Context: one part of a larger RNA
């Protein structure tokens, strides 16, 4: 000097853009953050309308719950762990797997028995649960076919070691769901591609030898099991192996594009945006699924909290506001799905604390504005004199003017491309923006003035009270402490602190 997620003193007008729990990954009232699809199914608890013996019936929008499909593994939080193929980069997969989507080729015949809502009967304070009975389906289970699949025979090529790939031949055990307005929308099997993933290798990035010897599934083989898939991943035998280019051991710590700094070279840091790994109350474990060992799922223990009829159960804000606590220190229990984007539906459309918006903070950085111009009896007034004056000072006062930015009245968006037959449909917003009106009107402060370092005098004070970033002032005339007048500097800010360069 430059920066910062800053913080703390004085102080403070407006507007755009950012941006905001760095500490306790401490606990958390309460209310929202993943539902949707009647165009899959039986149905019909509530609403609307008709009939009504007032018991109920019926009908179409529609739909509570329930069955069943998709999402709920995405988005959004956080940074505890991790010194590691976790990231980054460059490679491999002849060792792999991918719902939705697109492409392309067949096919989508037949047939069954349950089973929840329901109705009826128990338990239980709750949570919740038994038992009987009836019902559907794109749920569920059988059978026909079938290019693949596997097992075996056998041919052609190919290539990077294991190997691949492509055709015949036998055998094995393998699909399917409807629904329609007849336009579609769907199932199912294989191939291809997209997309997204997983494995495995090179190099590459902390500190410490006041850590020097670690290691027994340890290193390798064989044979089995698991997995999408290769592998000590797991096991049973077999052999004694492996690492020390700092291992083993402790400290610290999520990587990284990138940010700051500096001429680079390096040094620091990884707030906010992106990508990527991890976590979700602690620990462990699996279901279901294309896809998890799964933030707002399940199961066990475990700390702790609430409820309870004491028997027994509920819960997980590191989602988004919001509380207590910690702390120098960090905010609304806001409005909208109008746009963008996701999830689901054919769509309409619902959901969406993702998002888009607005609300507090001078927490950053840009940008206005606190008037312009003329005014000399250099006024009064302060403050210093050597008592003549000197500054304050064109400053005021007064004249001419101008209205930015706040104010008041009036009009008044863009973002709408869409969506819907049409009417219509903007949260922010009556916002920005344009015009009118009044009036200088309503808006300046901090910090310093020995020297470094720009900027001087007076009075109080008396090694006192203080001041300091280093030198260092202060013990009777202080340019260094306070104050006052004046000066320098920056300027809605100015300084101190605290960090790195």
């Nucleotide at each position: 000097g430059g920066a910062c997620g800053a913080a703390c003193g004085c102080u403070g007008g407006c507007g755009g853009c950012g941006u905001g729990c760095u500490u306790a990954a401490c606990a958390c009232a309460u209310g929202c953050a993943a539902g949707u699809c009647g165009a899959g199914c039986g149905g019909u608890a509530a609403g609307g309308c008709c009939c009504u013996u007032c018991g109920g019936g019926g009908u179409a929008c529609a739909c509570g719950a329930g069955c069943g499909g998709c999402g709920a593994a995405c988005g959004g939080g956080u940074g505890a762990g991790u010194a590691a193929c976790a990231c980054g980069u460059g490679g491999g997969u002849a060792a792999c797997c991918u719902g939705c989507c697109c492409u392309g080729u067949a096919c989508u015949c037949u047939g069954g028995g349950a089973u929840a809502a329901g109705c009826c009967u128990g338990g239980g304070a709750a949570a919740c649960u038994a038992g009987g009975u009836c019902u559907a389906a794109u749920a569920c289970c059988g059978g026909a076919u079938a290019u693949g699949a596997c097992a075996u025979c056998u041919c052609a090529u190919c290539g990077c070691a294991u190997g691949g790939u492509g055709g015949g031949g036998u055998g094995u055990g393998g699909a399917a769901a409807g629904u329609u307005c007849c336009g579609g929308c769907g199932g199912u099997a294989c191939a291809g591609g997209a997309u997204g993933g997983a494995c495995c290798c090179g190099c590459g990035g902390c500190c410490u030898a006041u850590c020097a010897g670690c290691u027994u599934g340890u290193u390798g083989g064989u044979g089995g099991g698991g997995u999408a898939a290769u592998g000590g991943c797991c096991u049973a035998c077999c052999a004694a192996g492996g690492c020390a280019c700092g291992a083993c051991g402790g400290g610290u710590a999520g990587c990284c594009g990138g940010c700051c700094u500096g001429a680079g070279a390096g040094g620091g840091c990884g707030a906010c945006c992106g990508g990527c790994c991890a976590c979700a109350c602690u620990g462990g474990g699996a279901c279901u699924g294309a896809g998890a060992c799964a933030c707002g799922g399940c199961c066990c223990a475990g700390a702790c909290u609430c409820c309870u009829a004491c028997g027994g159960g509920a819960g997980g804000c590191a989602g988004c506001a919001g509380u207590g606590g910690g702390g120098a220190a960090u905010a609304u229990u806001g409005c909208a799905c109008a746009a963008u984007g996701g999830g689901c539906g054919a769509a309409a459309g619902c959901c969406u604390g993702a998002u888009g918006c607005a609300g507090c903070g001078a927490c950053g950085c840009c940008g206005c504005g606190u008037g312009a111009g003329g005014g000399a009896u250099g006024a009064c007034g302060g403050c210093c004199u050597u008592c003549g004056g000197g500054u304050u000072g064109u400053a005021a006062a007064c004249c001419u003017c101008u209205u930015u930015c706040a104010g008041u009245a009036g009009g008044g968006a863009c973002g709408a491309a869409g969506c819907g037959c049409a009417a219509g449909u903007g949260a922010c917003g009556g916002u920005a923006c344009c015009u009118a009106c009044a009036g200088a009107a309503g808006a300046a402060g901090c910090a310093c003035c020995g020297g470094c370092u720009a900027a001087c005098u007076a009075c109080g004070u008396g090694c006192c009270a203080g001041c300091a970033g280093c030198c260092g002032c202060g013990g009777u005339a202080a340019u260094a402490c306070g104050u006052a007048g004046g000066g320098u500097g920056c300027g809605a800010g100015c300084g101190u602190u605290g960090u790195c360069c």
Molecule: small-subunit ribosomal RNA, 5' domain
Organism: metagenome